Notes: This is a predicted structure of an 83-nucleotide RNA (c-di-GMP-I-GGC riboswitch aptamer) from an Armatimonadota bacterium. Model confidence (mean pLDDT): 84 of 100. Taxonomically the source falls in Armatimonadota (Bacteria, Bacillati).
């Protein structure tokens, strides 16, 4: 470098409540609880995918928005058994 352990230490945190309703028309972010789970489950919408607003008879199709916990790409990395 690769790899990824019944190891250490320590990190995120899904469903799912909660916000006498924070942001947003929605998708979905935020902040508090909560642990399925995760070696990049740190970032980053570049290629696919999905979702949502709008345009269009409807669909292909166009624009903008979301998802980094769908998968692929780019970037930074904690630890250190085995191969």
């Nucleotide at each position: 470098u690769c790899c990824g352990a019944c190891a250490a230490a320590g990190g995120c945190a899904a469903a799912c409540c909660c916000g006498a309703u924070c942001c947003g028309c929605a998708a979905g972010g935020c902040g508090g609880g909560g642990a399925c789970g995760c070696a990049a489950a740190g970032c980053c919408a570049c290629g696919g995918g999905c979702c949502c607003a709008g345009g269009a008879g409807a669909a292909a199709c166009c624009u903008g928005g979301g998802u980094a916990g769908c998968c692929g790409g780019g970037u930074u990395u904690c630890c250190g058994a085995a191969a």